[in-house]
RNA sequence: UCCUUAUUGCGAGUGGUGGAGGGAAUGGGCCCGAUGAAACCCGGCAACCCGCGUCUGCAGGGUGCCAAAUCCCACAGGGGGUUGCCCCUGACAGAUAAGGA
Repeated sequence: UCCUUAUUGCGAGUGGUGGAGGGAAUGGGCCCGAUGAAACCCGGCAACCCGCGUCUGCAGGGUGCCAAAUCCCACAGGGGGUUGCCCCUGACAGAUAAGGA
C1' cells in the first nucleotide's frame, strides 16, 4: 500500500506546557479557536485484540478515541414542500480494530 470482516447517532478535562491554527482529502456549507487552535504531557472514555474471570463481567497489556451523527452535503432511489428547502434509505469515500497478501 492492497484485500476481507466487524463497528461507526453512546461515552470521555474548569489540569500542565505551548502560542495560531483546527474540524481526513477535493469542492461547497456550517462551525470551533487569544475566555487559547495544532502538538506534547497528565487525566479520562471505551471494550476491537490479548490476558483474567466464565456467561458476558474485570480493565492488567496492545491499539483506538475524548465539540457538533464520520459536523453536514456531493452518487442512486424514495417521500414532503413548491423556488430550491426539509426528511428517509442505500451506495461511495473515510476512520478504528482484527486477520490476510